[in-house]
RNA sequence: CACGCAUCGAGAGCGGUGGAGGGAAAUGGCCCUACGAAGCCGCGGCAACCAGCGUCCAGGCGCCAGGUGCCAAUUCCAUCAGGCGGGGAGCCUGGGAGAUGCGGA
Numbered sequence: 001c002a003c004g005c006a007u008c009g010a011g012a013g014c015g016g017u018g019g020a021g022g023g024a025a026a027u028g029g030c031c032c033u034a035c036g037a038a039g040c041c042g043c044g045g046c047a048a049c050c051a052g053c054g055u056c057c058a059g060g061c062g063c064c065a066g067g068u069g070c071c072a073a074u075u076c077c078a079u080c081a082g083g084c085g086g087g088g089a090g091c092c093u094g095g096g097a098g099a100u101g102c103g104g105a
Stems, first nucleotide, its partner, number of pairs: 001104001003103006013043005021032003026079004044071003049067002052063004075097001080094005
C1' cells in the first nucleotide's frame, strides 16, 4: 500500500497533560464536549485475529495472553440498488466506503 480472506448488533475507563474541538472523508441528520474535545503520557480493562501450548485424521475445540487491536451511541444513522409497508411512519436485504486482523506485494 495495489490485491485476497475473515470479522464488524457483544465487550471494556480512570488519572495526568492539553486547551476547542470530536464522532474516517463529503452532504444531511443526530450526538459528545469548558461538569474540559482532539492529541500525547501513565495505569487499568475488553476481546481473542495472529503467535505459543494441549487435544486432534481433518476440521474443530480448549488453555494462554507474547504481537496487534479496541474501551459513547450498530462502523452513531442515511447516501447506491432492491424489497416490505399505504408512494407515509418505520423496517429488511444486498452493494459501496471504512475499520481491524491475517496473508500478500
SAM riboswitch aptamer (S box leader) from a Miltoncostaeaceae bacterium, 105 nucleotides, folded computationally.
The source organism's lineage runs through Bacteria, Bacillati, Thermoleophilia, Miltoncostaeales and Miltoncostaeaceae.
It was read from a public genome assembly, where an Rfam model found it.
Its mean pLDDT, the model's own confidence on a scale to 100, is 85.